[in-house]
This is a predicted structure of a 75-nucleotide RNA (transfer RNA) from Candidatus Doudnabacteria bacterium RIFCSPHIGHO2_02_FULL_46_11.
The sequence is in RNAcentral, with records from ENA.
Its Rfam family is "tRNA". It is annotated as a transfer RNA.
The source organism's lineage runs through Bacteria, Bacteria candidate phyla and Candidatus Doudnaibacteriota.
RNA sequence: GCGCGGUUAGCUCAGUGGUAGAGCGACUGAUUGACGUUCAGUAGGUCGAAGGUUCGAUCCCUUCACCGCGCACCA
Numbered sequence: 001g002c003g004c005g006g007u008u009a010g011c012u013c014a015g016u017g018g019u020a021g022a023g024c025g026a027c028u029g030a031u032u033g034a035c036g037u038u039c040a041g042u043a044g045g046u047c048g049a050a051g052g053u054u055c056g057a058u059c060c061c062u063u064c065a066c067c068g069c070g071c072a073c074c075a
Base pairs, nucleotide, nucleotide: 001071002070003069004068005067006066007065010024011023012022013021018055026042027041028040029039030038048064049063050062051061052060
């Protein structure tokens, strides 16, 4: 340099055009002598950035950034 994949909650990941979710974790309450377990609930997101298409974009297109893999180059 070229190609492919990835970037969504604190962590691991779903969501392939129509109001963003799960598990774990955190917090609150119940339970317990207490902790844990269990049950109920709550909070937590500019969906990597910028543009474009669309009535409408996490989703489609373009560019950029970062991470990973492969290929090429390496006087």